[in-house]
RNA sequence: GCCCACAUAGCUCAGCCGGUAGAGCAAUGCUUUCGUAAAGCAGAGGUCGUCGGUUCGAUUCCGACUGUGGGCU
Numbered sequence: 001g002c003c004c005a006c007a008u009a010g011c012u013c014a015g016c017c018g019g020u021a022g023a024g025c026a027a028u029g030c031u032u033u034c035g036u037a038a039a040g041c042a043g044a045g046g047u048c049g050u051c052g053g054u055u056c057g058a059u060u061c062c063g064a065c066u067g068u069g070g071g072c073u
Stems, first nucleotide, its partner, number of pairs: 001072007010025004019056001028042004049065005
């Protein structure tokens, strides 16, 4: 230098051939206990990497950029 994949909650990851985003774990509160842990219950937590384009509507489609990983030279 060229090519490919990926970027979604604090972490690990789903999701969708366009229609208002979820799980597990963690953290918080409550119950339980003399107390802690464990267990159970509840609520919260997300500009879906950034900027544009298409569209009535974009996490999803298109382009550029940034970052990460891999391959080739």
Description: Transfer RNA from Candidatus Moranbacteria bacterium RIFOXYA1_FULL_44_7, 73 nucleotides, folded computationally. The RNAcentral record of the sequence draws on ENA. RNAcentral records the identical sequence in 4 taxa. It matches the Rfam family "tRNA". By type it is a transfer RNA. Taxonomically the source falls in Candidatus Moraniibacteriota (Bacteria, Bacteria candidate phyla).